[in-house]
Context: one part of a larger RNA
RNA sequence: UGACGGGGGCCCGCACAAGCGGUGGAGCAUGUGGUUUAAUUCGAAGCAACGCGCAGAACCUUACCAGCUCUUGACAUGGACAGGACCGGUACGGAGACGUACUUUCCCCGCAAGGGGCCUGUUGCACAGGUGCUGCACGGCUGUCGUCAGCUCGUGUCGUGAGAUGUUGGGUUAAGUCCCGCAACGAGCGCAACCCUCGCCACUAGUUGCCAGCAUGUUUGGGUGGGCACUCUAGUGGAACUGCCGGUGACAAGCCGGAGGAAGGUGGGGAUGACGUCAAGUCCUCAUGGCCCUUAUGGGCUGGGCUACACACGUGCUACAAUGGCGGUGACAGUGGGAAGCCAGGUCGCGAGGCCGAGCCGAUCCCCAAAAGCCGUCUCAGUUCGGAUUGCGCCCUGCAACUCGGGUGCAUGAAGGUGGAAUCGCUAGUAAUCGUGGAUCAGCACGCCACGGUGAAUACGUUCCCGGGCCU
Numbered sequence: 001u002g003a004c005g006g007g008g009g010c011c012c013g014c015a016c017a018a019g020c021g022g023u024g025g026a027g028c029a030u031g032u033g034g035u036u037u038a039a040u041u042c043g044a045a046g047c048a049a050c051g052c053g054c055a056g057a058a059c060c061u062u063a064c065c066a067g068c069u070c071u072u073g074a075c076a077u078g079g080a081c082a083g084g085a086c087c088g089g090u091a092c093g094g095a096g097a098c099g100u101a102c103u104u105u106c107c108c109c110g111c112a113a114g115g116g117g118c119c120u121g122u123u124g125c126a127c128a129g130g131u132g133c134u135g136c137a138c139g140g141c142u143g144u145c146g147u148c149a150g151c152u153c154g155u156g157u158c159g160u161g162a163g164a165u166g167u168u169g170g171g172u173u174a175a176g177u178c179c180c181g182c183a184a185c186g187a188g189c190g191c192a193a194c195c196c197u198c199g200c201c202a203c204u205a206g207u208u209g210c211c212a213g214c215a216u217g218u219u220u221g222g223g224u225g226g227g228c229a230c231u232c233u234a235g236u237g238g239a240a241c242u243g244c245c246g247g248u249g250a251c252a253a254g255c256c257g258g259a260g261g262a263a264g265g266u267g268g269g270g271a272u273g274a275c276g277u278c279a280a281g282u283c284c285u286c287a288u289g290g291c292c293c294u295u296a297u298g299g300g301c302u303g304g305g306c307u308a309c310a311c312a313c314g315u316g317c318u319a320c321a322a323u324g325g326c327g328g329u330g331a332c333a334g335u336g337g338g339a340a341g342c343c344a345g346g347u348c349g350c351g352a353g354g355c356c357g358a359g360c361c362g363a364u365c366c367c368c369a370a371a372a373g374c375c376g377u378c379u380c381a382g383u384u385c386g387g388a389u390u391g392c393g394c395c396c397u398g399c400a401a402c403u404c405g406g407g408u409g410c411a412u413g414a415a416g417g418u419g420g421a422a423u424c425g426c427u428a429g430u431a432a433u434c435g436u437g438g439a440u441c442a443g444c445a446c447g448c449c450a451c452g453g454u455g456a457a458u459a460c461g462u463u464c465c466c467g468g469g470c471c472u
Stems, first nucleotide, its partner, number of pairs: 007472007015462002019426005026318008034309002042053002064304007073127001077126002079123006088103006106117004129293002132291003139286001140282003143278001145276001150189006156165003169180003195270004200238007209228001214225003241264001244258005320419001324378006336367003341360002345356004385416001390411007432454007
C1' cells in the first nucleotide's frame, strides 16, 4: 500500500423478508458423469461446465472405429518431360473409392516452321497436408466480478523512503451525481448525455385503411368510381427541463407534496462493460511461435460409432385433474417467412396426406390463430384424469429410415393422487398462463431467438444468509 477478520460505522442489490410460481418425487426429452465398447471423436468443470461449442449426427457432417485403398497427393506455386483436350457418355469388375476398354474433342499469333496460353498425364524434385501436442509461448474473440462506481495522471505540497494528499470530511444522488468545506489545483478513462426503440402531437407522403362525406352496383366483400379526413405505414420535427407553485434544507446541491401534461423527477426497454481479476475459456472458427507425423498422425471410400445402459446429477416438457377433461359453438393479434418456395379453392382419404389448380418475387397473394368465453356432458374414481410403453396398418422426406427420422389411424393403456433434506426465478404489462413466427434445415425442436393475447400477489423492514461499494 493492499487483502482478509465468526472487528466497527454508513449504504446498495429479488440478497433476505413479504408474496406468486416452480425444481428436488413420476414418465419422457436433452446434456453430463460413470460404465460399456472395435469406436462410443474432441472440448467445456463451483458461481462463470452440464437443451454449453451443436442455429438440425440416417449417408454427408465426422474430427472416432473396422476393413478396402492412394502416395507430389483432395488443395497451392515453381521446374522437367509427354499429350491435346478437359468435362461428359457407354460397357464390364468392385461394397465403394477406383480400375480397364470404347467414344467425343482446345484457343491465340503466324503462309508455314514454330511460339504462347489453357488443360490433362508422368515426376524416388522443391513442397503440399495434419480437427496431431502445447490456450502455462501467443494474436484475436469471449465469460466473470459488474452497468458495480470506481481506476488513474500532471503540477504542487507532505514524507529519509515505500507512499500520502487530490479521491478524505459535512450533506446529497442510481452514480467519484452534484453542492459546501479542505494543501491542493486541474485533467483523463469510467457515470450521465449524445444512438436505437416504445408511449403523445404536428407536418410531409398515399395501389394499406375509410361509406368518415358523396355516387354506383349488387355474385354484398372497400367490390367499383372517387378521396387522404381517420386508422396505419415511414420519414422529419415538437414535447420533460425539477421548467412552475408550496414545504424542507446551510440562502447550496437536493428531497417531499401539488398543478398542468400522453408522459415527472434517469418516463419504460435496448445498445453501450473503466483500470484490472481469475496463467478463466478457446491452437477443433480463424491466425500463429515451438515441437511432432511425412507410402502416414496426410488423402479417398464402404460399413459402423458419436443414438450403447446396472446407475448418478443438471436443464426442460407432460402430468397427477373439476379454476379440469371431452363434444359442440366460435370472435379478436403481433412479429416474421415465401420461387428447387408459400400455397387459396376444389376434390379423394377417418387422418397424416394425395391429386387438380388460382394468386403471389408479395403493406396487394399465401403461411394464419390459440387459450379465454358460451352451451352440453362427466361427479372424485387411477377415472371420459394421465399419456409412457407395445402391436398392427398407413403417410412424408430422402440414393437409402435395420442399427437410427418425423407424422397419422386403430388397439394397448404404465408410473403418477402436489413430491424428504434441500433449492431456483420473478417487483408490472413483470410473474403466471396461452398460443404464433423464425434461424438451422431434404426431413427432424419439449431446445434457442423473437412475437403478441389474458394478466396477478407482495415489499413491515435491513436483525439475519449471499454478493458488492465507501471510511476506519